The prediction has a mean pLDDT of 76. Predicted 3D model of a 105-nucleotide RNA (THF (Tetrahydrofolate) riboswitch aptamer) from a bovine gut metagenome.
RNA sequence: CAGAGUAGGAGACUGUGCGUGAAGUGUCCGCAGGACGGGGAGUUGUCUGUGGAACGAAAGGUGCUGAUGGUACGGCACUUGCGGUACAGUCUUCGCAUCCCGCUG
Numbered sequence: 001c002a003g004a005g006u007a008g009g010a011g012a013c014u015g016u017g018c019g020u021g022a023a024g025u026g027u028c029c030g031c032a033g034g035a036c037g038g039g040g041a042g043u044u045g046u047c048u049g050u051g052g053a054a055c056g057a058a059a060g061g062u063g064c065u066g067a068u069g070g071u072a073c074g075g076c077a078c079u080u081g082c083g084g085u086a087c088a089g090u091c092u093u094c095g096c097a098u099c100c101c102g103c104u105g
Stems, first nucleotide, its partner, number of pairs: 001105003008094010018083003027053008038101004059080008
């Protein structure tokens, strides 16, 4: 001088769920905690939990059934959708904030 490697992030696909009587996701503010290449330190970055605030989405079909003079209406099951939905698997991709030391050439 050059290079390698982590946790983790993002995307696609598949599966199983949750919601569609609106929880979840996303945004903002506060509090607590965790993790961050092999070692040490570690943020104004990141993740988790929690309290609060504003905003906010899509339902349809079929069958059975309750009730009825018949509709409307209700319940259950299945199914097609929808949600910046949850988890798992596979693939792709990005990848130590930064500082010191180490490793390979």